The part of an RNA shown here (small-subunit ribosomal RNA, 3' major domain) has 482 nucleotides and comes from Nonomuraea angiospora. The source organism's lineage runs through Bacteria, Bacillati, Actinomycetes, Streptosporangiaceae and Nonomuraea. Its Rfam family is "Bacterial small subunit ribosomal RNA". RNAcentral holds the full RNA, with entries from ENA and SILVA.

[in-house]
Context: one part of a larger RNA
RNA sequence: UGACGGGGGCCCGCACAAGCGGCGGAGCAUGUUGCUUAAUUCGACGCAACGCGAAGAACCUUACCAAGGUUUGACAUCACCCGGAAACGCUCAGAGAUGGGCGCCUCUUCGGACUGGGUGACAGGUGGUGCAUGGCUGUCGUCAGCUCGUGUCGUGAGAUGUUGGGUUAAGUCCCGCAACGAGCGCAACCCUUGCUCCAUGUUGCCAGCACGCCCUUCGGGGUGGUGGGGACUCAUGGGGGACUGCCGGGGUCAACUCGGAGGAAGGUGGGGAUGACGUCAAGUCAUCAUGCCCCUUAUGUCUUGGGCUGCAAACAUGCUACAAUGGCCGGUACAGAGGGUUGCGAUACCGUGAGGUGGAGCGAAUCCCUAAAAGCCGGUCUCAGUUCGGAUUGGGGUCUGCAACUCGACCCCAUGAAGUCGGAGUCGCUAGUAAUCGCAGAUCAGCAAUGCUGCGGUGAAUACGUUCCCGGGCCUUGUACA
Numbered sequence: 001u002g003a004c005g006g007g008g009g010c011c012c013g014c015a016c017a018a019g020c021g022g023c024g025g026a027g028c029a030u031g032u033u034g035c036u037u038a039a040u041u042c043g044a045c046g047c048a049a050c051g052c053g054a055a056g057a058a059c060c061u062u063a064c065c066a067a068g069g070u071u072u073g074a075c076a077u078c079a080c081c082c083g084g085a086a087a088c089g090c091u092c093a094g095a096g097a098u099g100g101g102c103g104c105c106u107c108u109u110c111g112g113a114c115u116g117g118g119u120g121a122c123a124g125g126u127g128g129u130g131c132a133u134g135g136c137u138g139u140c141g142u143c144a145g146c147u148c149g150u151g152u153c154g155u156g157a158g159a160u161g162u163u164g165g166g167u168u169a170a171g172u173c174c175c176g177c178a179a180c181g182a183g184c185g186c187a188a189c190c191c192u193u194g195c196u197c198c199a200u201g202u203u204g205c206c207a208g209c210a211c212g213c214c215c216u217u218c219g220g221g222g223u224g225g226u227g228g229g230g231a232c233u234c235a236u237g238g239g240g241g242a243c244u245g246c247c248g249g250g251g252u253c254a255a256c257u258c259g260g261a262g263g264a265a266g267g268u269g270g271g272g273a274u275g276a277c278g279u280c281a282a283g284u285c286a287u288c289a290u291g292c293c294c295c296u297u298a299u300g301u302c303u304u305g306g307g308c309u310g311c312a313a314a315c316a317u318g319c320u321a322c323a324a325u326g327g328c329c330g331g332u333a334c335a336g337a338g339g340g341u342u343g344c345g346a347u348a349c350c351g352u353g354a355g356g357u358g359g360a361g362c363g364a365a366u367c368c369c370u371a372a373a374a375g376c377c378g379g380u381c382u383c384a385g386u387u388c389g390g391a392u393u394g395g396g397g398u399c400u401g402c403a404a405c406u407c408g409a410c411c412c413c414a415u416g417a418a419g420u421c422g423g424a425g426u427c428g429c430u431a432g433u434a435a436u437c438g439c440a441g442a443u444c445a446g447c448a449a450u451g452c453u454g455c456g457g458u459g460a461a462u463a464c465g466u467u468c469c470c471g472g473g474c475c476u477u478g479u480a481c482a
Stems, first nucleotide, its partner, number of pairs: 001482002003479003007476007015466002019429005026320008034311002042053002064306007073122001077121008088103006106113002124295002127293003133289002135284003138280001140278001145184006151160003164175003190272004195240007205229002209227003212223004243266001246260005322422001326381007338369003343362002348357003388419001393414007435458007
C1' cells in the first nucleotide's frame, strides 16, 4: 500500500421489512445429470452452466455410429504432359454415392479460352491446446469509482491531491485544506414517449356542403363509395417547451433541500442505447482468424440408413390445472406493433373441422394476414373428482414435404389419468409496474414454440423503517496474510 475480520462509524440497492403473485406437490413441454447404446456428436457447471450456443435435428443440417465408395481429392492456385469433351437427355446395375451403354458434342487470331485425365507442389481436418493468442462476450456493475502532470512531505515503499464539514442518483456540487490543475468514468449531447405550434395533405381523415347506394317506424340512420374539404384524427419534417426559471421556509448571504404556484410534464419527467481502470489464467481454437502439435489411401471426402428424440432415477426453467372472481353456449364492442410476390391471399362455394376449390386485390398509410382476447349482455351448470381438469390410449382424417416407421404439426369421434392450492425451503416485482388477456415477428417447406424478441388491452397492493440476512461504496481500526 492492499486484502481480510462472526472490529467500529456513515450510506445505498426489491437486500430485509410491508404487500401481491409464484416455484418446491400433479400432468406435460424443454434443457441438464446419470444410465443405456453401434452412436445416443460437441461445448457451457455457484451467483455469471442447465427453454444456454440452437432465430426452429424427419433427409439435409450433422460435427456421431454402421455399411458401401474414393485418394491431387467435395473446394483454391500454379507448373508440365495427354485429350475433346464436360454438362444435359434416355437407359441398365445399385440402398445411393457411383459405374456401364446410347444420343448430343466446342470456339480459335493456332498463342490460347473452356473442360476432362495424369504427375508434382499442395488442398482438407467441427482433430488437440481458450493455460500460447486475436477478436467477441459474461461478471462485479450503470457500482462511483480509477488515474496522471507539476508541486509539497517522507531515507524509501509511498503519501498528499481523492481526506475533512455539508449535499447529491453520482469523485454531483459547495465550503475548507500543501496543494494546483488535468484525463478516463458520472451528467449532458443520441433514439423513443408524453404537450403544443408551423408546413405538407396521399394511399390517411370526413366537421360542414352536395351526390350515389343500403335500411326505414318516413322522424331519420348507416356507408369516405363520389364530388369536394384541411376543420379534426393521423403521418412526415422543422420549431417551442423544464431551467430549481418564479414565490415562501430551512441552510454557512453556499451547494442544496422542503413546500407552493403556473404547467401536458417538476426537480435525472418515463423508457432505451451507452459499461471507466480492472477482477475471475471466467467463456469461446465448434462463428471467424491464428501460433504450435497431430492426421495425410485418413482424424480428409462422398453416399445410404441410423443416432442427436433412447429411459429405473435426480435437478433446472416453463406451460396447463386443481375451478363459481369459474366452465360451457348464444349475442355484441374496443388495440398496437409487425409481415407479405418462390409471398399475403379477400368475396363466394364445399367440408362438423383441420382444410379444399377458386382466384378479386396487393411489391402495399390503398389489398391481405386480421378474428383481437380478457370485457359487456343473456342463458345454463350448483360444489361433485363434477358440464372442473385435460394427460394417456383406440379409430378416422387434413396439410407440408422425394419421404412423416424410427421421429412432424393440426382436426374429428371415442377414452377420460394425476390433480381439491402443494413440506423444509425458495424466486420475481415499487406503477401503467406486478398480476392477467390476447396479437405479431424472426428462424422456417412443415414443425415438436408452452421458448425467445416485441406489441398493445384490463390494471392493483404495499414501503413504519434500516435492528437483522445478502451484495456494494467511503472513512477508520487490528493483523503472526501478500